[in-house]
RNA sequence: UUUGGAGAGUUUGAUCUCGGCUCAGGAUAAACGCUGGCGGUGUGCCUUAUGCAUGCAAGUCGAGCGGUUCUUCCCGCAAGGGAAGGAUAGCGGCAAACGGGUGUGUAAUACGUAAGUAACCUACCCCUAAGUGUGGAACAACUCUGAGAAAUCGGGGCUAAUACCGCGUGUGGUUCUUAACCGCGAGGUGGAGAAUUAAAGCCUUCGGGCGCUUGGGGAGGGGCUUACGUCCUAUCAGGUAGUUGGUGGGGUAACGGCUUACCAAGCCGAUGACGGGUAGCUGGUCUGAGAGGAUGGUCAGCCACACUGGGACUGAGACACGGCCCAGACUCCUACGGGAGGCAGCAGCAAGGAAUAUUGUGCAAUGGGCGAAAGCCUGACACAGCGACACCGCGUGAGGGACGAAGGCCUUCGGGUCGUAAACUUCUUUUCUCAGGGAGGAGUAAGGACAGUACCUGGGGAAUAAGCCACGGCUAACUACGUGCCAGCAGCUGCGGUAAAACGUAGGUGGCGAGCGUUAUCCGGAUUUAUUGGGCGUAAAGAGGGCGCAGGCGGCCUGGUAAGUCGAAUGUGAAAUCUCCCGGCUCAACUGGGAGAGGUCAUUCGAUACUAUCAAGCUUGAGUGCAACAGGGGGAGGUGGAAUUCCCGGUGUAGUGGUGAAAUGCGUAGAUAUCGGGAGGAACACCAGUGGCGAAGGCGGCCUCCUGGGUUGUUACUGACGCUUAAGCCCGAAAGCGUGGGGAGCAAACAGGAUCAGAUACCCUGGUAGUCCACGCUGUAAACUAUGGACACUGGGUAUGGGGAGUAUCGACCCUCUCUGUGCCGAAGUUAACACGUUAAGUGUCCCGUCUGGGAACUACGGCCGCAAGGCUAAAACUCAAAGGAAUUGACGGGGGCCCGCACAAGCAGCGGAGCGUGUGGUUUAAUUCGAUGCAAAACGAAGAACCUUACCAAGGCUUGACAUGACGGAAGUAGUGAACCGAAAGGGGAACGACCUGUUGAAUCAGGAGCCGCCACAGGUGCUGCAUGGCUGUCGUCAGCUCGUGCCGUGAGGUGUACGGUUAAGUCCCGCAACGAGCGCAACCCCUAUUGCCAGUUAUAUUCUCUGGCGAGACUGCCUCGCAAAACGGGGAGGAAGGUGGGGAUGACGUCAAGUCAGCACGGCCCUUAUGUCUUGGGCUACACACACGCUACAAUGGGCGGUACAAUAGGUAGCAAUGGGGUGACUCGGAGCUAAUCCAGAAAACCGUCCUCAGUUCAGAUUGUUGGCUGAAACCCGCCAGCAUGAAGGUGGAGUUGCUAGUAACCGCAGGUCAGCAUACUGCGGUGAAUACGUUCUCGGGCCUUGUACACACCGCCCGUCACGUCAUGAAAGUCGGCAACACCUGAAGUCGAUGGGCUAACCCGCAAGGGGGGCAGUCGCCGAAGGUGGGGCUGGUGAUUGGGACGAAGUCGUAACAAGGUAGCCGUAGCGGAAGCUGCGGCUGGAUCACCUCCUU
Repeated sequence: UUUGGAGAGUUUGAUCUCGGCUCAGGAUAAACGCUGGCGGUGUGCCUUAUGCAUGCAAGUCGAGCGGUUCUUCCCGCAAGGGAAGGAUAGCGGCAAACGGGUGUGUAAUACGUAAGUAACCUACCCCUAAGUGUGGAACAACUCUGAGAAAUCGGGGCUAAUACCGCGUGUGGUUCUUAACCGCGAGGUGGAGAAUUAAAGCCUUCGGGCGCUUGGGGAGGGGCUUACGUCCUAUCAGGUAGUUGGUGGGGUAACGGCUUACCAAGCCGAUGACGGGUAGCUGGUCUGAGAGGAUGGUCAGCCACACUGGGACUGAGACACGGCCCAGACUCCUACGGGAGGCAGCAGCAAGGAAUAUUGUGCAAUGGGCGAAAGCCUGACACAGCGACACCGCGUGAGGGACGAAGGCCUUCGGGUCGUAAACUUCUUUUCUCAGGGAGGAGUAAGGACAGUACCUGGGGAAUAAGCCACGGCUAACUACGUGCCAGCAGCUGCGGUAAAACGUAGGUGGCGAGCGUUAUCCGGAUUUAUUGGGCGUAAAGAGGGCGCAGGCGGCCUGGUAAGUCGAAUGUGAAAUCUCCCGGCUCAACUGGGAGAGGUCAUUCGAUACUAUCAAGCUUGAGUGCAACAGGGGGAGGUGGAAUUCCCGGUGUAGUGGUGAAAUGCGUAGAUAUCGGGAGGAACACCAGUGGCGAAGGCGGCCUCCUGGGUUGUUACUGACGCUUAAGCCCGAAAGCGUGGGGAGCAAACAGGAUCAGAUACCCUGGUAGUCCACGCUGUAAACUAUGGACACUGGGUAUGGGGAGUAUCGACCCUCUCUGUGCCGAAGUUAACACGUUAAGUGUCCCGUCUGGGAACUACGGCCGCAAGGCUAAAACUCAAAGGAAUUGACGGGGGCCCGCACAAGCAGCGGAGCGUGUGGUUUAAUUCGAUGCAAAACGAAGAACCUUACCAAGGCUUGACAUGACGGAAGUAGUGAACCGAAAGGGGAACGACCUGUUGAAUCAGGAGCCGCCACAGGUGCUGCAUGGCUGUCGUCAGCUCGUGCCGUGAGGUGUACGGUUAAGUCCCGCAACGAGCGCAACCCCUAUUGCCAGUUAUAUUCUCUGGCGAGACUGCCUCGCAAAACGGGGAGGAAGGUGGGGAUGACGUCAAGUCAGCACGGCCCUUAUGUCUUGGGCUACACACACGCUACAAUGGGCGGUACAAUAGGUAGCAAUGGGGUGACUCGGAGCUAAUCCAGAAAACCGUCCUCAGUUCAGAUUGUUGGCUGAAACCCGCCAGCAUGAAGGUGGAGUUGCUAGUAACCGCAGGUCAGCAUACUGCGGUGAAUACGUUCUCGGGCCUUGUACACACCGCCCGUCACGUCAUGAAAGUCGGCAACACCUGAAGUCGAUGGGCUAACCCGCAAGGGGGGCAGUCGCCGAAGGUGGGGCUGGUGAUUGGGACGAAGUCGUAACAAGGUAGCCGUAGCGGAAGCUGCGGCUGGAUCACCUCCUU
C1' cells in the first nucleotide's frame, strides 16, 4: 500500500437439492396518469436519410481594372472640365473543400492503438536566398441588333487590368551524362557539363508598406502503406480470371492489377475464406466488488452522406449540402415550344408517431471569410422564449397553545384517534408585491443583444404556494362500511363464492415530496454461460465401440538462444470525462487550476527459474525379443448325438388335444398312444460358476486349418518412439430392405374359438412374412456400470479365475508374499441424499465429448446419407410457473409377514315370502311442517299428532303487539268485573257494578305508585346459515394406541425412545437395546352381583334363618408341579363360594369424518316488522299404483281349545293405586276397606296335571268387514282404545342374499315402568324356563404392528393417457400468386474522362512585304469504358393461398382405462406389423420390476 461482494418470494403434507420465473437497487435524449410555487445549470424528432410554403444561413475586396451613378467643392455664361467623397452591375483576386447538419451506406476503401512513407502533396502563415526587365493580342461591362412567354441565348462593334500570351535574365529548380562521400538498404548530400524553366502591379505622409516570381526550411493540414484489435450466423464450406505473381507500356502528388498487352497458375480458407443478417467507429456513458455486460443522445476526434444513381470540371485542396453535366423519381411555372427546384443549415409547415421547442434578439463577446484599414458578412456563436425533460438549491412559516374544542372515523359505549394538529396569541419575511438604486461581462475614448437582468436598500402583509403512491407476504404502513368467483385487483405468490387488513369508498397510517406513480429499455441481483466462478451415476448433460491425421498436453540430465515470462528506461495513450487537492458563483448542481489514473501499445537495455526452441545424452514411460500359460476371441471346412415335426409300415381303438372352465382343431377314410424304418431343418441339455474371452456389439456340442489380443517370468534390444483426439475411416444386438437359396420348430400379420358391457388384447387351435445360409444395404437400442480415455497418489478385510516366487513335503495339499482379472463389505474422503469408496462418484494433471427451466421437439424447414423404412444435424412462434432428483411422514395396493374380533367356520334362533303395526323414499295434496340419508338415516328427534301439541294449509282477526324493560305524555267513575248485539271462534262492542298502596287533607283534596290509554325505544320470529360457532352426541372403538422432556443420530423433514426376541385382553409384562424418564390411554381405584362375619332394622309372634341397610373378610399366580431363557408368562393340580381381568356396569386417549344438531338450549352475522310476529276456527302431519327398513302374529301336534294346580323380580301409586262385596257373557260398572307405602293395591306366564282335537287351510292362523256395546275426553267423521256376536283373507317355514348370539348367554315366557285424559306389536327395566357349538384362521369383513412399492397427499371415491366433438391462438406443407434483394448472360447506351481522327473553324507564337503557310487549339465524328433501362434463366428472402398436418390452451362434452400398487397381462427401449383410441403382438435388449423359492457371495 488493499475501502470492496447483503438477499427474498414461488414446485412439497413437510424436507434437502437441482432449476427456472419474479421482486427489492441504479440509470434514461424518455412517454403516459394525477398534481404543480420559485430560481440556477443543462437538455429537447430515438419514428419517414419522408415531402416541403416563406424568410434568412457565404461573401468580400474600388488600395487589381475599365465603366456607370450620386453628393459636395472649384473653373466656366453655358456645354463641359477638374478635385474630393460615396455607391456599385461586370472583368479580376481570395474565400466558397471551413463553419453548420445527418447517421443512409459501410463488418472494412471505416474506426482505435502503435508504427512506416528511402513511395508523397500542401493555398493562406512564419523564417531564409534571389529576382520583379521588356513587349503583344483579346474578352466582359458598354453600345447597336436579333430570338424567346420566360429562363436565357445569338450576332456586329469599342475597351482596361494583379485577366491572357510572348521575348530576355536564371540565384535556383527539373531532366540527362559523369566522378566523390554517407547509409545494411531501394536512397541522400554536394561537384562538373549539357538542355530546359519565372514574375504584376497597387497605395503612399515618399520613409516605406502590401503584393508577385523562383527556390530552401518550418508549423499546421492531408494522401498512401503495415501490424494488432473491432457483432451474430456453419441450417453459408469451399471461394477467386484482373483472380495471385512477373515483364513491358500507360496513369497518379505518390506505391500498387490502379490500368493495359503478354507469360506463369497461382492466391484465400475450420486460427472460419466465401455468403447472409445487423451496425457509423472512438474518447466516453450506464451498471457492476471486480472481471465483465450493455450502450455510443448532448460535448470532443475520425469517417460517410447531401432528392436517387453516374460523371468529371475548377482549384493548393472537392469528384464539392446552399457549384456544373447527364439519367431517374417527385414537385412547381408555362403562351405547350420550353424551363425551374432540392431544409440530413436556423426557424417554421405537413405527415408519421406514445413523443421532442420560437417562422425570437444580436453580431456586444468568442471564432471564421474578405479587406491595408474603416468595415461588411456570419441562424457558427452569444442570448432570450417554450417544456418539472433531467440534475441541484429554496419555499409553502416559526415559538407558545388542552376544555385534549367542534367535526370525521373507530368503539368492548368506558373511551380511543386525527391531535399542539386547529382556533387563539407572539414573532419572522426566504418567497411574493410595490418603490428606489444598480453592476461585472468592455482590453481602448465611445459602443451591451442579454437587461433596468443579477444584486443592494426600503415599505406591505402569514400573506401567493402540496401533492402523489402504497398499506396480505416479499415490503415500511389497519380498521370500518359496501360488494358477494359479481364488480374488480394482480410484479411473483395469489385475493373475491355474505364477517375481504388483497376489490371499491372512508378514516387512519407509511413512503417520497414540486413532485409522485406507471410503462418501456439497459446493467445488477444471476456463481442463471461460471477466466475470476458451475456441472454431466439417479436432477439437463459421457458420443454404441474402436483406429487415427491436424490440434492440445507431455519423463530424467547437461549446454546454447531469449519467443513467451519478469524488471527498468524512453515515447505515446488529444482535450473534455473520472479520482484526489485547491479555488469561483451566498451553498449545490455548474465551473476554473493542479496532480493522478487509464494500453493485450511501440522501442531499447537487462534477468534466465519455468514453458518454448536448438544440440548432446539417459532408461524408469512406450515398444521389441526370448521362455511359459489360460480362454464360448474371430474366420473357414468337416462331423456327432438327443429332441420336435413330417413320411412309410406294424400293433391298437375311440377318443384326443386344450383350458380357470370350455370351444375351435385332429380322429372310425383309424387319430392320440406305442414299435420299427426314413427325410429334413434348426439349436447344442448336463458340465455352467456375480466363472472365462473380446474395444464394444457379442461369443457355448466335437475335430482340423488360418488368425487377433491378453497375462506371467526374464531384463537382451530401441531410446520418449508417449497420452488424448475435432474432421475422417472401420466395427456395430434385434427388427427391417434387396437378390438367390432354405424352411423342422417358433411365430408379427391374418383366421377361428373363448372371455368380456365391448376385446381389433391377455388364454386356446391354426398360421404367413420372418427367424437359418450366401452376398449387399441399413446404423439404430434401457447399444447401461444410465459412470469417456490415460497417468500418479491415498488404511484394510474377504471370496474367486489365471500366472510366478518362497516355505513345506517323497509328492499333492496347507501357509506366506507378489503380478493381473472378477465380485462383496468397508477407514479417511466425497455426495442433495441414495450411495461411491485402490475396478472411486476420493486427491491431482492432460485431452476429447456434452449440458444451461418444462412443453412445443429424438419436431418443422434446409443440408448430408439411404432402394425404402428411415437415420444424422437441428430451430422458432406460442404456452406454463413450474418440470425434476433423493430422502421423510402418512395413506393406499386385486404386495408380503405376524396378530386380534360372533369376522369366517361350527351351531341355535331369525330376517328376506304372508297379513298387520311403525318409520322412510316416492307419488299425491291447499297442506301432506321440519330435520336425520352407507356402515354411523329409516319403532330415529317423537318417554306416545282427535283439539292442544303444531312449527304446515285455508279462512277470519290484532299491530308497542301473546311476553319483558325503560322514557315521555295523557285520562279521573281510574284499574278491574263485564250484560245486550255481530261473529265459527278470536275479536269488536260497551250498559251496569266498581277498587288498592304511600304521604297529605275537612273532603274519592292534592302528590306519587300500581294499573289503563297514546307515543317512542323496542318486543317477537321452529325465518337462513351446523360450511361462522358454543355445548352435547354418533363413529372408527373399550381398538391399543397417541405424545412429551432431556440425550443421541440426520444438512433437514424427521428418526430413536415406541424397532428385535418372547408374552398378554392390553405400548400387559420381561429380556435386550443410544437411550433415560414422564404424560394421556390399558389395568386398578367406583357401582351392582356371587360366599361369609358383625351390627342395626322392618315385617306376623320369633336374639336362629330368610330379607333390607351399614361396616368388614375373602382371590394375590399366594401354594405345588412341568415348560420356556434364570425372566415375564403359559399348561396341570390342591384348597376354596369364587382361579388366573370370577360375571356385569359406569368409565371412550391423540385424533378422523367441514359427521349430526341454529327445531332442545345458547350464540355471531343476515333477513321480516299492520308480518316470516301474534290470536282463532277448520283442515293437514293418519293421503296411496309402488320400493325399502325395523317389528308383531302366524303357518301348527315340542301345537291349539277347555278345566285344574304352582312358583317371581323390578317398579309405581293421593286430581293416585284401589281390596272384600254387588251387577254384566265381557269391556266395564256400583261401591269404597286399606295405603303418602318392606305395612295397603295388582290372579305372573310359560311350567305341571287332566281332557278334546289327529295333520286338514283344520278346533291352525287371525287379517278384513258387519253389528252391538264399554271407556277416556268440550269433542272419537276425517283420526283413539277395549269388549261381545258374526265374518274367517293371505299364509303349509319362505330365492339371491342377510342379522343376532359363546352361558344363566341364545331361544321361549310373562311382569312392571316412563310418556299419558285416552291410546304401546315401540322403548327402558325385571324375573321364570333354559340349550347347541367353536376343528381351526385357508377364505369374507373390520382393526393393530412390522416391512415393501408408489407418478397418491382433497391421500385409490386418488392420480392419469389417447382418439373424437366444440372454441381460440401461433405455426408447417400446399396448386399457385404478389413483392423485395444481390448477382449473372445478352441487347441498348446518357453525361463524361481517355484515345483516334479532325477535310470544318481558329486573335497572341514562328516564317512571310503581303497573300498565305506552319505550330498549337476548338467544333464535329469514331472507339473503349460507362449509370440507368430492356430481355432471360436461375439464387436468396418475405407476404398471401382453397385445402391439409400436427401443436398449445380452454370448471363441469363423448369413448374407453394405457401408465402409477405385481395398476390387476411388470414396465420401459429399439424395430416391424396391426388396431376407433389409449394401445396390442412379434424379435432382441434393460431393471429404472413386486412377490416367493433355490444357488452363490458378504457380515456376525
Predicted 3D model of a 1500-nucleotide RNA (small-subunit ribosomal RNA) from a soil metagenome.